[in-house]
Context: one part of a larger RNA
RNA sequence: UUGGGCCUAAAGCAUCCGUAGCCGGCUGUGUUAGUCUCCGGUUAAAUCCAUAUGCUUAACAUAUGGGCUGCCGGAGAUACUGCACAGCUAGGGAGUGGGAGAGGUAGACGGUACUUGGUAGGAAGGGGUAAAAUCCUUUAAUCUACUGAUGACCACCUGUGGCGAAGGCGGUCUACUAGAACACGUCCGACGGUGAGGGAUGAAAGCUGGGGGAGCAAACCGGAUUAGAUACCCGGGUAGUCCCAGCUGCAAACAAUGCAAACUCAGUGAUGCGCUGGCUUGUGGCCAGCGCAGUGCCGCAGGGAAGCCGUUAAGUUUGCCGCCUGGGAAGUACGUACGCAAGUAUGAAACUU
Numbered sequence: 001u002u003g004g005g006c007c008u009a010a011a012g013c014a015u016c017c018g019u020a021g022c023c024g025g026c027u028g029u030g031u032u033a034g035u036c037u038c039c040g041g042u043u044a045a046a047u048c049c050a051u052a053u054g055c056u057u058a059a060c061a062u063a064u065g066g067g068c069u070g071c072c073g074g075a076g077a078u079a080c081u082g083c084a085c086a087g088c089u090a091g092g093g094a095g096u097g098g099g100a101g102a103g104g105u106a107g108a109c110g111g112u113a114c115u116u117g118g119u120a121g122g123a124a125g126g127g128g129u130a131a132a133a134u135c136c137u138u139u140a141a142u143c144u145a146c147u148g149a150u151g152a153c154c155a156c157c158u159g160u161g162g163c164g165a166a167g168g169c170g171g172u173c174u175a176c177u178a179g180a181a182c183a184c185g186u187c188c189g190a191c192g193g194u195g196a197g198g199g200a201u202g203a204a205a206g207c208u209g210g211g212g213g214a215g216c217a218a219a220c221c222g223g224a225u226u227a228g229a230u231a232c233c234c235g236g237g238u239a240g241u242c243c244c245a246g247c248u249g250c251a252a253a254c255a256a257u258g259c260a261a262a263c264u265c266a267g268u269g270a271u272g273c274g275c276u277g278g279c280u281u282g283u284g285g286c287c288a289g290c291g292c293a294g295u296g297c298c299g300c301a302g303g304g305a306a307g308c309c310g311u312u313a314a315g316u317u318u319g320c321c322g323c324c325u326g327g328g329a330a331g332u333a334c335g336u337a338c339g340c341a342a343g344u345a346u347g348a349a350a351c352u353u
Base pairs, nucleotide, nucleotide: 004324005323006322007307008306012321014201015200016199017198021194022193023192025088026087027086028085029084030083031082033081034080035077036076037075038074039073040072041071042070048066049065050064051063052062053061054060091191092188093187094186095184096183097182103177104176105175106174107173108172109171110154111153115149116148117147118146119145120144121143125136126135162169163168206247207246208245209244210243211242215241216240220236221235222234223233258320259319260318261317262316263315267297268296269295271293272292273291274290275289276288277287278286279285302309303308326353327352328351335346336345337344338343
């Protein structure tokens, strides 16, 4: 190892694409490589098995026969696997059609609010808190009206609603562009599944260069609180947050649940498309039933240590990949690779318990 596991105990790569490899639909023909049967040869001796004999017996020894396992050759079988050829359409792909959507990129435009400037009005406070103070204010604040500017954001609609591989995506319009579902059954005809290495994408924070900077706000400075208060509360405030170009490559990147396929009760929501029927009418819309797809709740069998899962499985099976093997030391040391750095990836041991 045979023979365990990975939602929560250790363990599913952050996500996808894809190379090698592994696995692979239905039918026929050929081949006979794998596979199976038979025969022959070989498979030293010892060992193993059976019988007989010899030591008083046994162990042991001797003789004869057999066997194990592998290899080689020959003959045969052809279900399965492989290979070659021919075909098929259920998988997969292409196409066509009308719809759905915060999918992506770029551009243009808009909206209130905040902040700030100007003008006018007005006159002593404003702000803040549990209470205060720091703070702002007669150089006229707060407040009211009109008007200008800048940056960021996008209320209501908004919904366990939608889209996307994940990260994520929300004002309006336009251009370009990607994917999925449904319907048709037109075309190709297994072209497929997974995927070591590899590649691409990857929130926030952070880094480099250049812009921008309204609000918010690490650090920092004050005021409070307190025994203290390097905090919570308050007043300020710089990086940053925003844009462009590049880097970083990590998250409780979570459904803590890898991807693909098949099978296995019911009930009930909302979403998209289609079909049938009814109502109404103007295309449209509404209602009921059915089908497919994704998305929720509940729940049978079954599973599970339980919580719970339960056709969106953690049930029953198959293929492929990744990962785990007591706690700590430690995601550390060393080495290597990448990175401007921060660091990331790979990743021990002594020792201890």
Notes
A computed fold for a 353-nucleotide part of an RNA from an uncultured bacterium, annotated as small-subunit ribosomal RNA, central domain. Its Rfam family is "Bacterial small subunit ribosomal RNA". Gene Ontology terms of the family: ribosome and structural constituent of ribosome.